[in-house]
Context: one part of a larger RNA
RNA sequence: CGUUGGAAAUUUGAAGGGAGCUGUCCUUAGUACGAGAGGACCGGGAUGGACAUACCACUGGUGCACCAGUUGGCCUGCCAAGGCCACAGCUGGGUAGCUAUGUAUGGACGGGAUAAACGCUGAAAGCAUCUAAGCGUGAAGCCCCCCUUAAGAUGAGAUUUCCCAUUAGCAAUAAGUAAGUUCCCUUGUAGACUACGAGGUUGAUAGGUCAGGUAUGGAAGCGUCGCGAGGCGUGAAGUUGACUGAUACUAAUAGAACGAGG
Numbered sequence: 001c002g003u004u005g006g007a008a009a010u011u012u013g014a015a016g017g018g019a020g021c022u023g024u025c026c027u028u029a030g031u032a033c034g035a036g037a038g039g040a041c042c043g044g045g046a047u048g049g050a051c052a053u054a055c056c057a058c059u060g061g062u063g064c065a066c067c068a069g070u071u072g073g074c075c076u077g078c079c080a081a082g083g084c085c086a087c088a089g090c091u092g093g094g095u096a097g098c099u100a101u102g103u104a105u106g107g108a109c110g111g112g113a114u115a116a117a118c119g120c121u122g123a124a125a126g127c128a129u130c131u132a133a134g135c136g137u138g139a140a141g142c143c144c145c146c147c148u149u150a151a152g153a154u155g156a157g158a159u160u161u162c163c164c165a166u167u168a169g170c171a172a173u174a175a176g177u178a179a180g181u182u183c184c185c186u187u188g189u190a191g192a193c194u195a196c197g198a199g200g201u202u203g204a205u206a207g208g209u210c211a212g213g214u215a216u217g218g219a220a221g222c223g224u225c226g227c228g229a230g231g232c233g234u235g236a237a238g239u240u241g242a243c244u245g246a247u248a249c250u251a252a253u254a255g256a257a258c259g260a261g262g
Stems, first nucleotide, its partner, number of pairs: 001152001005163007015149004021049007033038001051106005059100004066093005071086006110144003117137004164262001166175003180258004184200005205251003208247005215239002221234005
C1' cells in the first nucleotide's frame, strides 16, 4: 500500500515445512517343520540404542554486585574492625537464570490408492489362461492421519463485538472527531534494533521498604578461660543478587498525534 467505511478479537485452511530409524529379551513354543542337529511364520508383551522436541521438580554444572576462609601489600593515626589491589588474588560452598551428563515425551494406531507379487471370474482361441472387459489381496514406499507455518490464498475467505452517518463545499475534497491506536513513560515470561507481552495513579509495572524463602555457617561488641596463638558463651548468630508475598515510599506526571462518513 492492498484486501472497497473505520476498528478490536476469534478463526477456516488453499498451499508449504517437519517427523518417518532400529536392536535385544520374554511368550506363543522347544510347538509347526525335521531322522536328528536344529528350529520358525503369525500374534501378544517387556526393555534398550541413536535421533528429535520440551523443561529445570530431581541429580549435577555454571553462577564476575551472595556467604565464609586465607596469603602479600596500600589506606582508614595505632589495637580491634574494615576498604582496596594482586587472573574474580587464591580457596570452600551456593539462590535465581541458563543448562546436560538430568527429567518427560515422540516415531505410533488407523484409513485410502498402489509396486513387485499372489488371486477371482473370463474370452479372443468350445480347452487353458490373474487380463483383453471386469473384480480382489498386497510394502519401512505414495496420499491422509500427527506436529507446525499459513487469507498478499490479489481467488486477499468466515464469525463475533464496537463506532457511527458530523461540519464546510455543487462536487472533488478538506477539517475536527468516534470506536480504536500510537507517541511518551515504568518494564519483562520478550528482545541486537524493531517487534511481542505486562502496566501507566480508577495503578502493584519497576525500584525501595517490610515479611518470608534460599545460601553461607556461627558476625561485631561484650563477658569468660588461656602466658599466648586462640577457645567458649551471648546466639542455629550475622550477612544474604536475580526467588515468593505484601505495601503507593520513589518513578510510570503532564500531555501530544493519528484515526470513519462508506